[in-house]
Model confidence (mean pLDDT): 86 of 100. A computed fold for a 678-nucleotide part of an RNA from a compost metagenome, annotated as large-subunit ribosomal RNA, domain II. Its Rfam family is "Bacterial large subunit ribosomal RNA". Its family is annotated with ribosome and structural constituent of ribosome in the Gene Ontology. The full RNA is in RNAcentral, with records from SILVA.
Context: one part of a larger RNA
């Protein structure tokens, strides 16, 4: 991992509801008892229970009662009972498996911790304390030397005890081992045997260590099916309907109660939706500045600040602040003189539509998600978060978006090698236009991006100059007073300051730039000529261009590839889905009908509700099959919408089917399920 078997809403009591039956001159017996071939059989037993009147807190009153002063108003006031079946609830283990734990009673110190008693063990070597002796020394001590001696939680190191570092081992040799290395090794040493102390405890040179491979409280059994608002699992089929992820509350937040939304039954038009009409409430969007605030420029200006002043008063002054008022303008969720569209409420003759209100019973849901629109929070961040509203997913398949719950199209009963369309597409991959017309783009823009930039190009305006010759280029002139004055070492058009005139002219600045130390020189403005038709500037707009850097070639069209197969506008055609149509079939609901049947509409679906069935085991009654071969099993053929059913042959060798009912240990793929096998 696979296969087989086992494996989860049961039973009893009570309550409520539905279905069904008995009785209803109300219904019913419980314990217990009687008779006895047996019983899904009969008979006693009326204790008790429900019903039979309600109402009030009650005294009480009573088809009425209560409240109340009330003859007012309001509240309550009729629907039997006993079985059987089914759904739900409650109490019980109550669908199954699962704790960590708690308590009781016991079993453990043959492991280990400590203690008691009694035994045992420690090769060899080194060191050489005290004491003592001899000698030296001393007045005597003290002291010294040499011996002797043999102390020590002394030294080295086997056994023994231990376990430092490292390597191996790691489904091991081993649920703690092996190699090398290392610590202690006469001691607080090691060890045998016997004994003692225990779970709310013992023991502990103390780690929460150890107390039998288990220890922040041992193990066994019991209470016990502890409890588990948690996780997982929960077994055949088809048909009808079909949610929620919200509100309020909660020692509440992943739970629960009530409501909301779903189903079934009942009642039967009493309800609702859309459209239309009529009448309402309202302060949003927008707008506005009359209020409350705020704000820009400006005028006036109360008051204040600064400066001046015999700064005492009074004054003068000020490009300062500034109440208020005026003019021209803005801003506001907590401003409004105004004020929609929608939506909302009510009504109505109406039209269209609805699995529609009420009541009873059964649920599930109470983590929602994304998208559009209106908002709050946030950074006008988030696949963020919180509301409102609509949609989709959730619970929705199909087509499109390369792929892609939520986007676009569209809601899948089944079948069809038929037709038409939607979104989206029509060069190839790939179904359908290499379709037609006009224009744009040259950037592979298309096929990613901003501020900003652009004499890229198409279109469209405005305003200058121009055949009396513009614009560009080329030829020529570009002068004189004068080197203007000042300044300066110098300042001559061209460091700087001031002024910026006059003349000759076709024109020429007291000079546009370069240049010199200053001059010089080059050049421009301006003018003439050559040439001969456009040229300068400023807007708007279409499509482009730059801005544009990422780590393994292309990697920012799905790919190929495309200057149309890109973009804009128009036109015609085609493709394209489980949409629509056509044909056949199935089921549900409604209507008509006695029925057969006909017609109309419907049949996506998670949680969940309802309905109808298939199959397994056993029982009762009935009726069949079987050694001329039962069940089971293997193969093949067939039938049914499904669960399934049936036939033939092989195998097998003794039971078994069908019909009508009844009763369940009644259906497995999942539970890190259990047992067995491979």
């Nucleotide at each position: 991992u696979c296969c087989g078997g086992c494996g989860a809403g049961u039973u009893c009591a009570c309550c409520c509801g539905c279905g069904u039956g008995g009785c209803u001159u109300g219904g019913u017996u419980a314990a217990g008892g009687c008779a006895g071939g047996c019983a899904c059989a009969g008979c006693c037993g009326g204790a008790g229970c429900c019903a039979g009147a309600g109402u009030g807190a009650a005294a009480g009153c009573g088809a009425g009662c209560c409240u109340g002063a009330a003859u007012a108003g309001g509240g309550c006031g009729c629907c039997g009972u006993c079985g059987c079946g089914c759904a739900g609830g409650u109490g019980a283990g109550a669908c199954g498996c699962g704790a960590a734990a708690c308590c009781a009673c016991g079993u453990g110190a043959g492991c280990u911790a400590c203690c008691c008693a009694u035994g045992g063990g420690c090769a060899g070597g080194c060191u050489g304390a005290a004491g003592c002796g001899u000698c030296c020394c001393u007045a005597a001590c003290a002291g010294g030397a040499c011996g002797u001696g043999g102390a020590g939680g002394g030294c080295c190191g086997c056994a023994c005890c231990g376990g430092u570092g490292u390597g191996g081992g790691u489904u091991a040799c081993a649920a703690a081992c092996c190699g090398c290395u290392c610590g202690g090794a006469u001691g607080a040493c090691c060890u045998g045997u016997g004994g003692g102390u225990c779970g709310a405890g013992g023991u502990g040179a103390a780690a929460u260590g150890c107390c039998a491979a288990u220890c922040g409280a041992a193990c066994g059994u019991g209470g016990a099916g502890a409890u588990a608002g948690c996780u997982c699992g929960u077994u055949c089929u088809c048909c009808c309907c079909g949610a929620a992820a919200u509100g309020c509350a909660u020692u509440g937040a992943g739970g629960u109660g009530c409501a909301g939304c779903c189903g079934c039954g009942u009642u039967u038009u009493g309800g609702c939706g859309c459209u239309g009409c009529u009448g309402g409430a309202g302060g949003u969007a927008g707008a506005g500045c009359a209020c409350u605030g705020u704000u820009g420029u400006u005028g006036u200006g109360c008051g204040g600040g600064g400066g001046c002043u015999u700064c005492a008063c009074c004054g003068c002054u000020u490009a300062c602040c500034a109440a208020g008022c005026g003019a021209c303008g803005g801003c506001a969720a907590a401003c409004u003189c105004c004020g929609a569209a929608u939506g909302c409420c009510a009504g109505c003759u109406a039209g269209c539509g609805c699995g529609c209100a009420g009541c009873g019973c059964g649920a599930g849901u109470g983590a929602g998600a994304c998208g559009g629109c209106g908002g709050g929070u946030g950074c006008g961040a988030a696949c963020a978060u919180c509301c409102g509203u609509c949609g989709u997913c959730g619970a929705g398949a199909g087509g499109g978006a390369a792929a892609c719950a939520a986007c676009c199209c569209a809601g899948a009963c089944c079948u069809g090698c038929c037709g038409c369309u939607a979104a989206g597409g029509c060069c190839c991959c790939c179904a359908a236009g290499u379709u037609g017309a006009a224009c744009c783009u040259c950037a592979g823009u298309g096929g990613a991006a901003a501020a900003g930039g652009u004499u890229g190009u198409a279109g469209u305006g405005c305003c200058g100059c121009g055949c009396a010759g513009a614009c560009a280029a080329c030829c020529a002139g570009g002068a004189g007073g004068u080197u203007g004055g000042c300044u300066u070492a110098g300042a001559a058009g061209c460091a700087g300051c001031c002024a910026u005139c006059c003349u000759u002219u076709a024109a020429a600045g007291a000079g546009u730039g370069c240049g010199u130390a200053a001059c010089a020189g080059c050049u421009c403005a301006c003018u003439g000529g050559u040439c001969g038709a456009g040229u300068a500037g400023c807007g708007c707009c279409g499509c482009g261009c730059c801005g544009a850097a990422g780590c393994u070639u292309c990697a920012a069209c799905g790919g190929g590839g495309c200057a149309a197969a890109g973009g804009u506008u128009c036109a015609c055609g085609c493709c394209g889905a489980u949409g629509c149509g056509c044909a056949g079939g199935a089921c549900g609901a409604g209507u008509g009908g006695c029925a057969a049947c006909a017609c109309u509409c419907g049949u996506g679906g998670u949680a969940g509700g309802g309905g109808a069935g298939c199959g397994u085991c056993g029982c009762u009654g009935g009726u069949g099959g079987g050694a001329c071969g039962a069940a089971g099993u293997c193969a093949c053929a067939g039938c049914g919408u499904a669960a399934g059913c049936c036939g033939u042959g092989g195998u097998g060798g003794a039971c078994u089917g069908c019909c009508a009912g009844c009763g369940a240990g009644u259906g497995c793929g999942a539970a890190u399920g259990c047992c067995g096998g491979a």